Source information: Predicted 3D model of a 140-nucleotide RNA (c-di-AMP riboswitch aptamer (ydaO/yuaA leader)) from a Bacillota bacterium. The source organism's lineage runs through Bacteria, Bacillati and Bacillota. The model forms 92% of the base pairs in the Rfam consensus.

RNA sequence: CCACGCCGAUCGCUGAAUCGCCGCCCAGCGGCGAACGGGGGAACCAUAUGGAAUCGGUGGGGCGAAUCCUCGUGAAGAGGUAGGGGCAGCGUUCGCUCCGAGCCCGUCAGCUAACCUCGUAAGCGUGGGAUGUGGCGCGG
Numbered sequence: 001c002c003a004c005g006c007c008g009a010u011c012g013c014u015g016a017a018u019c020g021c022c023g024c025c026c027a028g029c030g031g032c033g034a035a036c037g038g039g040g041g042a043a044c045c046a047u048a049u050g051g052a053a054u055c056g057g058u059g060g061g062g063c064g065a066a067u068c069c070u071c072g073u074g075a076a077g078a079g080g081u082a083g084g085g086g087c088a089g090c091g092u093u094c095g096c097u098c099c100g101a102g103c104c105c106g107u108c109a110g111c112u113a114a115c116c117u118c119g120u121a122a123g124c125g126u127g128g129g130a131u132g133u134g135g136c137g138c139g140g
Stems, first nucleotide, its partner, number of pairs: 001140002004137004011125004018034007035120006045110001059108001060105004068080004083099005089133006
């Protein structure tokens, strides 16, 4: 350099949700650090911008891809959609396929340096084509 094969279930996927250390009444509990992720929080900018009265109103905001539209029911739901993921070394692409939820704050928060603060869960099991490239193995 060429050809062929292989690239994982101690694995892979969604997600920030992983790794390490220490203590104690030690198979559990508590804490610390790193890393990743979220929230609050100046100036400037943005927003707002005369007053009073009455009436109405869970206003407003956050995490997340998860918004919005049409139809429909007693209830259920159906179709689509902004947007988001998967198809196994990695990237791109075609095609296929899936999701398009839920929860929280509590009348309050625009952006935001310093600073303050919170989380590190939960749930699953896909594997078609083309192309570029990487690693390993065998042979020449």